[in-house]
RNA sequence: UCCGAUCAGGGCAAACCCGUCGCGAGGCGGGGACGCAAAAUCACCGGUCUCGGCGCCUACUUUGUGCCGAGACAGCGGGAUCGCCGGAG
Numbered sequence: 001u002c003c004g005a006u007c008a009g010g011g012c013a014a015a016c017c018c019g020u021c022g023c024g025a026g027g028c029g030g031g032g033a034c035g036c037a038a039a040a041u042c043a044c045c046g047g048u049c050u051c052g053g054c055g056c057c058u059a060c061u062u063u064g065u066g067c068c069g070a071g072a073c074a075g076c077g078g079g080a081u082c083g084c085c086g087g088a089g
Stems, first nucleotide, its partner, number of pairs: 001088004011036002016031006034075001040081003044078003047073010
């Protein structure tokens, strides 16, 4: 550097449920395992989602949609950083 999850030590934990925080997307803790070889860390690029403002649409509201602002997701893809085990070079 590449390949892998057969070995050892093992690790993480989707949905769902409970508690708690948040307007919300969601976060955290416990239970629980669909999966994961970076399902470790980082919102840099794209994406998705939430809230607010303004515009368009509409008779009005809702919905939808565009822009702006503030956020969420690292288990959506890319990128960056660090790293366990086995094999090959």